Record summary: Model confidence (mean pLDDT): 76 of 100. Bacterial RNase P class A from Sulfuriferula sp., 304 nucleotides, folded computationally. The sequence was found by an Rfam model in a public genome assembly. Its Rfam family is "Bacterial RNase P class A". By type it is a ribozyme. Taxonomically the source falls in Sulfuriferula (Bacteria, Pseudomonadota, Betaproteobacteria, Sulfuricellaceae).
RNA sequence: GAAGCUGAUCAAGCAAUCGCUGCCUUGAGUAAUCAGGGGGGAGGAAAGUCCGGGCUCCAUAGAGCAGGAUGCCAGUUAAUGGCUGGCCGCCGUGAGGCGAGGAAUAGGGCCACAGAGACGAGUAAAUCCAUCGCAAGAUGGAUGGAUGUGAAACGCGGUAACCUCCAUCUGGAGCAAGACCAAAUAGGCAGGCGUUGAAGCUGCUCGCUGAGCCUGCGGGUAGGUUGCUUGAGCGUUUGGGUGACCAAACGCCUAGAGGAAUGAUUGCUCACGACAAAACCCGGCUUAUCGAUCAGCUUCACCU
Numbered sequence: 001g002a003a004g005c006u007g008a009u010c011a012a013g014c015a016a017u018c019g020c021u022g023c024c025u026u027g028a029g030u031a032a033u034c035a036g037g038g039g040g041g042a043g044g045a046a047a048g049u050c051c052g053g054g055c056u057c058c059a060u061a062g063a064g065c066a067g068g069a070u071g072c073c074a075g076u077u078a079a080u081g082g083c084u085g086g087c088c089g090c091c092g093u094g095a096g097g098c099g100a101g102g103a104a105u106a107g108g109g110c111c112a113c114a115g116a117g118a119c120g121a122g123u124a125a126a127u128c129c130a131u132c133g134c135a136a137g138a139u140g141g142a143u144g145g146a147u148g149u150g151a152a153a154c155g156c157g158g159u160a161a162c163c164u165c166c167a168u169c170u171g172g173a174g175c176a177a178g179a180c181c182a183a184a185u186a187g188g189c190a191g192g193c194g195u196u197g198a199a200g201c202u203g204c205u206c207g208c209u210g211a212g213c214c215u216g217c218g219g220g221u222a223g224g225u226u227g228c229u230u231g232a233g234c235g236u237u238u239g240g241g242u243g244a245c246c247a248a249a250c251g252c253c254u255a256g257a258g259g260a261a262u263g264a265u266u267g268c269u270c271a272c273g274a275c276a277a278a279a280c281c282c283g284g285c286u287u288a289u290c291g292a293u294c295a296g297c298u299u300c301a302c303c304u
Stems, first nucleotide, its partner, number of pairs: 001300010012269007020041002023038006043275001047286002050284005055174004062206004067170005072086005087101001088099004102165002107163002109159003119155001126143007178226004188217006200208001233252008270273001
């Protein structure tokens, strides 16, 4: 000097004018609302809906089977298939990256092409014996058992990211879950099942509870409040630990819309701005992405 690997931070900034919206507060107004002041207002992935949970309901609430998930050892976490450390295997010169990593003597399936033959045995040439035949040769048995093909051929072969077996774990549905208030109508009509047990949980069986359930026709309402943001939250320091992470102290509060708010214009700066918008919340994984900065590590070339 160049090329890489790993981790972390930022994600245009500042100012002015006008505008949108949630909360607190002041004033006016019967109210709707209007005016003033204060503090806030999309992401590192908000995306995919691939996992794990919190929370809500089924529900008074269980057992088993089926089904599903994971698969080396240990740790961490609310939990996971995540993450951390180590072992093993593969890739890379390397820093590093990836892993669907238990069992093939419980059983089954599959092993293309090539090869005579690919799941249980054996095949061809050669030699010997017996029978038949004039002979060539055919049949049966024994010994022996290679070349070649192929990943693998006399095997206790390979494959379980094939079924399966083993070990561990595992209810379901989801904020359009639910809860409350108000209003309205026809708590209507007909039929069927039901205390000899309706309905109740993804499926089945047992158990528990114990009176409604299903179908058709017909009628009314669909408005408001809440769930809804103080969290397994974030930051700094100290201590423990290889690490993920844990504990303590101090500090901070950071969107809650409800057909969906954060926009427009101007000026300056430079890294010239990509991928891209919350809808109950959180922890991961994966995917997309213009660039800037910092730290550690690896390889190559040159000079000393």